[in-house]
């Protein structure tokens, strides 16, 4: 974009402007215009005739208006459905049948005339007809009475036939007609005949209405008690008709938990929708039935009405008026205007179907039949088809090669449905009047009625031919997972997205856009609503230990349910007929529209009900038996069963007297509190209450609450045993009644002890608490209320059934000579293991959570809330019953696996204790944080950031700040151009310096050439294009290294096994180890990473080897291993050796792992010390070592100069390092190391200087020389406890030395100065042996040096711990968890202001509904 069938106010039963939805008959009946036209006559104003016409329009009469159409408001039952009743009923039109159809009368509208009234209406006189109104006849089979009587029904009863009495009708109209008769105004009219419509009585059918049984279908018990015309009865009285329908009168009844009565919501049903079905939701459009017509109330008329478009009355609205009155009702078709998220035209025809009304033509009809709107529903059709690769341009992506969109387009051929145009043409039409022909009446060829024939009538809408040209026709939604369909790109928890789970916080397939794709399509998306899916109200087809749910127990009412026989009935149930379940719709199957939607024929169904016939198992009922259930009886028999009454001892307090003499009593440790007026402690007498140690058990009785000392009454109920008795008498049990721990209430008692509330002490940040010291109701008694508990076995109760084993309590029976006691069996009761079964698992298992029945209770997702409201108990407290609004996506259970735990349990570690020395306090280094600065570059942050990146900032470094320069660039690589312009060395200006301008000489590759002639562009330079550069962001985009838990013993995997699974086992368990080290257990068997070994290094000792190293022995000597010379020794540095619980004893419940002494040995149970660091944690750290995505800067965030700065300085922290002194300081002798390290270096010896340091230049690329003096050691001496002869900071002065350059800002030395400090608060580090302490010595880096740091070397050389209670960490199994980002978890009250729901509130206010009274319209009797 088109078309076909549908279908359209769901809200305001609110309110309506217009115009139209019911009329019709002249063949019932009196009367009857006018405009126009024609003719005549006129005084030209007009008047008469004829038509128009018996026509309009009105009246009286009959019919119709009670149907059709519309709406759903009331109604829970007077309605509806299905199936019966009417033997209690009526019925206009229409059919059928019979019978008649006569005399006769008197008014009235219309009309005239006055007349009222603004008008809607009317009023008073007058004439008048009828199929209009009234009275007589006649009359049955009709209806009343009376007699007798058949048959049928049965609750009154009906239903025929007989026979006597009573009563009760009418109306005419129109066509026709031959002979008669009548009257006549002579046209005829009327009687008679025929027709035909009408009327009357009467029966009877059809159709239709009344009426009334049974069943059947909505919520709510926070509505449980209704009901007085209420139930019956007699009578009367009324209706078509049963009835209390209605009335007098008697009688006290009628409904109700099988839910009465009230609220509350709804018209029902066929049917639609959904669904495997059962069922759930629902009643639009079609059809049946009821119901109402502006709200209420009535009657009238009629056959039918209490009547949508009729009457009367009341109300409210709304309109009109002359203010005196009136008029109106669209829930008929359009239509308005208003509500609303919404819902059409004030359209054609009666052409068809149908209604009304006529004899009929017809004539009416907004019923209906078209047509318009509206993608609202369903259906069908199109928008094009073929052919087209340089796979075109564009577009998007891209790894830059390409991909894709895409045969897709563009070209070419074609086709014409829909479109435009123009022609044609069918059905819907059947049939009326007339006309023909026949047939029936008939006296009749006439009238009429019937059959055939011909004969008008189209509102609206279809098809078809031609021609015309791809022309006129695509959108929406999606694209993370459910769930088809993916990339850039923009944004940056924003903006947004969402049906659930969730996307988004800088790489977004989720948000926005864009290519791409998917999917449906003239539609496609939201929302709403129903059903499915939901076994998520479970009847098919659920559940209740722990997840929502067993009532606290029992007795018991109604109800349900019920042992073994026999006999009856047939009520439930079964089987068959029969009728009935409207049509439409569903379904099948056939036809009609080109097809389908749609429609039309025919079957099938309609799983219901009624009535009949039959069966008689099994339920029911009824009879009539039995004894296994169930209850009695006897004989035993165990017990904290309950109730009263009495009685005991032991504590305990208080009260008196003794004794005695300072505490006592508590408590983690105190203190309040008692006590010299005599406490506690003891003794002796007495008083009081309350509760009964032991026996006591998982024992034991109860229904459950519960019961515990002892005797006496009284009493309930189990169990055994026996089978005497009855004879199903049983089970559960809605309401109901009773019983029901504490606590708590009432009234009297009683109170010894305990002891809420209260008081005081104490802990405490605070303690309205845990502890104490006191302390009142209460706790006990009698009597009364309270009715709840985690009232639990979180497990209703009662029957049967279904493996054992073991134990505890009452009883019975058997057995062994007897007893005590065992054994065996038997019932009963109170536990614990456990098969099968059964649950989600836990777990339950003859005491069921198995398997079966019977009955009751109970639950349906957290939260709100067992709250509110309302009812009812209750004295109160409060108890029973018991919601919603709102608000979340969860709340739960059992199990697993971690983490945790102020959980236990076992181990371990300088983890604590034992020791030792030390930081925290000074001063100075040094980093760091704060601050400040133009900068004071950045990182690093609990342990695991702070002498950390930095193993060396005055410039450089340097990344920061100023200032001043460059722009293809300080540096790479490629193009392209130029050309000698180049490296390289100079000059000049200007500058602070780079750099800028300008100048002079100038090599150099390669080719040529006599030639540096010339050429070329290799390099190099200039210019330009790519591009370079970035310590610029993101270690939360990574790589790579790297800290940490931790050198802690742990982390896993295959295979099997166990579990639904997560997962477990293994790896736990018994020992043992530093160690998952290693043995024995062992549903587990093995195996990996890790422990451990291998490596290197120390210590022993061997071989080889002796220079630069060494020197015992000889020999020399300058006395120095120096020198011959030695290969022993010490070192060196290359390979061996050796230690393994190997050997003894012992201990190991084990022939074990091992452990504990000991022997040898340089080492002994890993000898020491390094390197070596599972799976993993911590989004640790690090883009500023490298490396790299993403972004961001390109005359700068890039690069070069000169200066500054990282070096600041109220403060504060961390790591040093120096010290306070006499185990010291200082002066003088004097002795012994290891490991380095050296050519831009190390620097000897000499000599200079107090020194630093120069000068100097031997020697050494080094077991050779050199740095190089080792220090504390010891030995003599001096100080004599003090701010010192202790510290040594600061400062001033003169000096060295590095290095272009020591202002900011280096290190070194003299001299002079001589500050804090006299061992350090809370607190906190480090160490277990060559360790800790202490002492000195190299080295990286380096021009010097802020080093007192770091990284190594040695030298003297300690104390303590044989112990696991705490405190930190750490492993195992265990356990508890409401944690899992895993306790730094989770979490729970309270809260300003502001917003939302509910709920209560003096009151106000409004709508229902009852109940009493007054006033009372129309109407009816």
């Nucleotide at each position: 974009g088109c078309g076909g069938c549908g279908u359209g106010a769901c809200u305001a039963a609110g309110a309506c402007a217009u115009g139209c939805a019911a009329g019709u008959c002249g063949a019932g009946c009196g009367a009857g215009a006018a405009a126009g036209c024609c003719c005549c006559c006129u005084u030209c104003g007009g008047g008469g005739g004829g038509u128009g016409a018996g026509u309009a329009a009105a009246g009286c009469g009959g019919c119709g208006a009670a149907a059709g159409g519309g709406a759903g408001a009331g109604u829970a039952a007077a309605a509806g459905g299905u199936a019966g009743a009417u033997a209690a009923u009526c019925u206009g039109c229409c059919c059928c049948u019979g019978u008649g159809c006569u005399c006769u009368g008197g008014a009235u509208a219309g009309c005239c005339a006055c007349u009222g009234g603004a008008a809607a209406c009317g009023g008073u006189g007058g004439a008048u007809a009828a199929u209009a109104c009234g009275g007589g006849a006649u009359g049955a089979c009709a209806c009343c009475g009376g007699g007798a009587u058949g048959c049928c029904a049965c609750c009154u009863g009906g239903c025929g036939a007989c026979c006597c009495g009573g009563u009760c009708a009418a109306a005419g109209g129109c066509g026709g007609g031959g002979a008669c008769c009548u009257c006549u105004u002579c046209g005829g009219a009327g009687g008679c005949c025929c027709g035909u419509c009408a009327c009357a009585c009467a029966g009877g059918g059809a159709g239709g209405a009344g009426u009334u049984u049974a069943c059947c279908a909505c919520g709510u018990a926070u509505c449980a008690g209704c009901u007085u015309g209420u139930u019956g009865g007699u009578g009367a009285g009324g209706u078509a008709a049963a009835a209390g329908c209605u009335c007098a009168c008697c009688a006290a009844g009628g409904c109700g938990a099988u839910g009465a009565c009230g609220c509350g919501u709804a018209g029902c049903c066929g049917g639609c929708c959904u669904g495997a079905g059962a069922g759930g939701g629902u009643g639009u459009a079609c059809g049946g039935c009821c119901u109402c017509a502006u709200u209420g109330g009535g009657a009238c008329u009629g056959a039918g009405a209490c009547a949508c478009u009729g009457c009367c009355c009341a109300g409210a609205c709304u309109c009109c008026u002359a203010c005196g009155g009136g008029a109106g009702g669209c829930u008929g078709c359009a239509g308005u205007a208003a509500u609303g998220a919404a819902u059409a035209u004030u359209c054609g025809g009666c052409a068809a179907u149908g209604c009304g009304c006529g004899a009929a033509a017809g004539c009416g009809u907004g019923a209906c039949c078209g047509a318009g709107c509206g993608a609202c529903g369903c259906c069908g059709c199109g928008u094009g088809g073929g052919u087209g690769a340089u796979g075109a341009a564009g577009g998007c992506c891209u790894u830059c090669g390409g991909g894709u969109u895409g045969u897709a387009a563009a070209g070419c051929c074609c086709u014409u449905u829909u479109g435009c145009g123009u022609c044609u043409c069918a059905g819907g039409a059947a049939u009326a009047a007339g006309c023909c022909a026949u047939a029936g009446u008939u006296a009749a060829u006439a009238c009429c009625u019937g059959u055939g024939g011909u004969g008008a009538u189209g509102a609206c809408c279809a098809g078809g031919a031609c021609g015309c040209g791809a022309a006129u026709a695509a959108g929406u939604u999606c694209c993370g997972g459910c769930u088809a369909a993916c990339u850039c790109c923009g944004u940056g928890c924003c903006a947004g997205c969402a049906g659930c789970c969730g996307c988004g916080g800088u790489a977004a397939u989720a948000c926005g856009g864009a290519g791409g794709g998917a999917g449906c399509a003239a539609a496609c998306g939201u929302u709403g609503u129903u059903c499915g899916g939901a076994a998520u109200c479970a009847c098919u087809g659920g559940g209740c230990a722990u997840a929502a749910a067993g009532a606290g127990c029992a007795c018991g009412u109604a109800g349900g349910c019920g042992g073994c026989g026999c006999a009856g009935u047939a009520a439930g149930u079964a089987a068959g007929a029969u009728g009935u379940g409207a049509a439409a719709u569903c379904u099948u199957u056939c036809g009609g529209c080109u097809u389908a939607a749609c429609c039309g024929g025919a079957a099938a169904a309609g799983u219901g009900c009624a009535u009949c016939u039959u069966a008689u198992a099994c339920u029911g009922c009824u009879g009539u038996g039995c004894u296994a259930g169930a209850g009695a009886g006897c004989a035993g028999u165990a017990g904290a069963g309950g109730u009263g009454a009495g009685u005991g001892g032991a504590a305990c307090u208080c009260u008196a007297g003794g004794u005695g003499g300072a505490g006592c009593g508590g408590u983690g440790a105190a203190a309040u509190g008692c006590g010299u007026u005599g406490a506690u402690a003891u003794c002796u007498a007495g008083a009081g209450g309350a509760a009964c140690a032991c026996c006591a058990g998982a024992g034991g009785c109860g229904a459950a609450g519960g019961c515990g000392a002892c005797u006496c009454a009284c009493u309930g109920g189990g169990c055994u045993g026996u089978u005497u008795c009855u004879g199903a008498c049983g089970c559960u049990g809605a309401g109901g009644u009773g019983c029901g721990a504490a606590a708590g209430c009432c009234a009297g008692g009683g109170g010894a002890g305990c002891a809420a509330a209260c008081a005081g002490g104490a802990u405490u940040a605070g303690a309205u608490a845990c502890c104490c010291u006191g302390g009142u109701a209460g706790u006990c008694c009698u009597g009364g209320c309270u009715a709840u508990a985690a009232a639990c076995g979180u497990u209703g109760a009662g029957c049967a059934c279904u493996a054992g084993a073991u134990u505890g309590g009452g009883g019975g029976g058997g057995u062994a000579c007897c007893c005590a006691u065992g054994c065996c069996u038997u019932c009963c009761u109170g536990g614990u293991c456990g098969u099968a079964g059964c649950a989600a698992a836990u777990g339950u298992a003859u005491u069921a959570a198995g398997u079966g029945c019977u009955c009751c209770g109970c639950c349906u997702g957290g939260g709100g809330a067992g709250u509110a409201c309302g009812g009812u108990c209750g004295c109160a407290a409060g108890g029973c019953u018991g919601a919603a609004a709102c608000u979340c996506a969860a709340a739960g259970g059992a199990a697993u696996u971690g983490a945790c735990g102020g959980g236990g349990g076992c181990u371990c570690a300088c983890a604590c204790a034992a020791g030792c020395g030390g930081u925290g306090g000074a001063g100075u280094a040094u980093g760091u944080u704060g601050u400040u600065u133009a900068a004071u570059u950045c990182g690093a942050a609990g342990c695991a950031a702070c002498g950390c990146g930095a193993a060396g900032a005055a410039c450089c470094u340097u990344a920061c700040c100023a200032a001043g320069g460059c722009u293809u660039g300080a540096c790479a690589u490629g193009c392209a151009c130029g050309g000698a312009u180049u490296a390289g060395u100079g000059c000049u200006a200007u500058g602070a310096a780079a750099a800028u301008a300008g100048u002079a000489c100038g090599a150099c590759u390669c080719c040529u050439u006599a030639a540096c002639c010339g050429g070329u562009g290799g390099a190099a330079c200039g210019c330009g294009c790519a591009c370079a550069g970035g310590u610029g962001c993101u270690g939360c985009a990574u790589g790579g290294c790297u800290g940490u838990c931790g050198u802690c013993a742990g982390c896993u995997c295959g295979u099997g096994u166990c579990g639904u699974g997560a997962g477990a086992u293994g790896u736990u368990g018994g020992g043992u180890u530093a160690a998952g080290u290693c043995c024995c257990g062992u549903a587990a068997c093995g195996a990996g990473c890790g422990a451990a070994a291998c490596c290197c290094u120390u210590g022993u000792u061997c071989u080889u080897a002796g220079u630069u190293g060494c020197c015992a022995g000889c020999g020399a000597u300058u006395c120095g291993g120096u020198c011959g010379g030695g290969a022993a020794c010490u070192c060196u540095a290359a390979g061996g050796a050796g230690a393994c619980u190997g050997c003894c004893g012992g201990u190991g419940g084990u022939u074990a792992a091992a452990c504990c002494g000991g022997a040898g040995g340089a080492a002994g149970g890993c000898g020491g010390g390094g390197a070596u660091g599972a799976c993993g944690u911590c989004a640790a750290g690090u883009c500023c070592u490298c490396a790299u995505g993403g972004c961001c800067c390109u005359u700068a965030u890039g690069u070069c100069u000169u200066g500054g700065g990282c070096g600041a300085c109220a403060a504060a922290c961390g790591u040093a390092c120096u010290a306070c002194a006499a185990u010291g300081g200082c002066c003088g002798g004097u002795a012994c190391a290891a490991a380095g390290g050296g050519c831009a270096g190390c620097g000897a010896a000499a000599u200079c200087g107090c020194g630093a340091g120069a000068u100097g230049g031997a020697g050494c690329a080094a077991a050779u020389c050199c740095c190089a003096a080792a220090a504390a050691g010891c030995c003599g001496g001096c100080c004599c406890c003090a701010g010192u002869u202790c510290a040594g900071a600061u400062u001033g002065c003169a000096g060295g030395c590095u290095g272009c350059a020591a202002c900011c800002c280096g290190c070194c030395u003299g001299c002079a100065u001589g500050a804090a400090g006299a061992u350090g608060g809370a607190a906190u580090c480090g160490c277990u042996a060559g360790u800790a302490a202490u002492c000195g010595c190299g080295g990286a880096u380096c021009a010097g040096c802020c080093a007192c740091g770091c990284c190594g070397c040695g030298g003297u050389g300690a104390a303590u711990a044989u112990g696991u209670u705490c405190c930190u960490g750490a492993g195992c199994a265990u356990u508890g968890u409401a944690c899992a980002c895993a306790c730094c978890g989770c979490c729970c009250g309270u809260c300003a202001a502001g917003c939302c729901a509910c709920g209560a509130a003096a009151g106000c206010c409004g709508g229902g509904a009852g109940u009493a009274c007054c006033c009372g319209a129309a109407g009816u009797c």

The RNA shown here (small-subunit ribosomal RNA) has 1421 nucleotides and comes from an uncultured organism. It matches the Rfam family "Bacterial small subunit ribosomal RNA". Rfam links the family to the GO terms ribosome and structural constituent of ribosome. Model confidence (mean pLDDT): 84 of 100.